[in-house]
Molecule: transfer RNA
Organism: Butyrivibrio sp.
RNA sequence: GUGUUAGUAGCUCAAUUGGCAGAGCAAUGGGUUGUGGUUCCAUUGGUUGUGGGUUCAAAUCCCAUCUAACACC
Numbered sequence: 001g002u003g004u005u006a007g008u009a010g011c012u013c014a015a016u017u018g019g020c021a022g023a024g025c026a027a028u029g030g031g032u033u034g035u036g037g038u039u040c041c042a043u044u045g046g047u048u049g050u051g052g053g054u055u056c057a058a059a060u061c062c063c064a065u066c067u068a069a070c071a072c073c
Base pairs, nucleotide, nucleotide: 001072002071003070004069005068006067007066010025011024012023013022019056027043028042029041030040031039049065050064051063052062053061
């Protein structure tokens, strides 16, 4: 330099192929317990890496760009 894959909550990952952005863990509050652990209930937390485009509607499609990994040279 060329190509491929990945980027979504603090962490690990979903989102069934364009139609309400979610789960587990963690955090906070409460119940249970003599205390802790376990367990149960509730709550908080996202401009889906960034910038544009297409569309009534984009995490999803298109273009550019950034980061990481891999392959070729």